Transfer RNA from a Clostridia bacterium, 73 nucleotides, folded computationally. The sequence was found in a public genome assembly.
[in-house]
C1' cells in the first nucleotide's frame, strides 16, 4: 500500500434483493408482597459513524471519508 468484514437504543444484537426501525438485557410508572427477589402492565430511549449521490422513496444501492478488526505485501 492492497483486499475484505463490522459501525442501528445505555449494553448485546436483529432488520440488507429500498416503502414511514425491532428484540432481549438494562432504565421509569404502576400492580402484586408485611418488606426484597421473582413475576405481570405500561412508558422513556436511536431517524441508522459521517458527507455526498441515484430514486417520488435510503439503515438497505454507488461514491468518498472516519474508526475498529482480519488478511496480503
Nucleotide at each position: 500500500g492492497c483486499u475484505g468484514a463490522u459501525g442501528u437504543a445505555g449494553c448485546u444484537c436483529a432488520g440488507c434483493a429500498g416503502g414511514u426501525a425491532g428484540a432481549g438485557c438494562a432504565c421509569u410508572u404502576c400492580c402484586u408482597u408485611g418488606g426484597u427477589a421473582a413475576g405481570g402492565a405500561a412508558g422513556a430511549g436511536g431517524c441508522c459513524a459521517g458527507c455526498a449521490g441515484u430514486u417520488c422513496a435510503a439503515a438497505u444501492c454507488u461514491g468518498c471519508c472516519c474508526a475498529u478488526c482480519a488478511g496480503c505485501u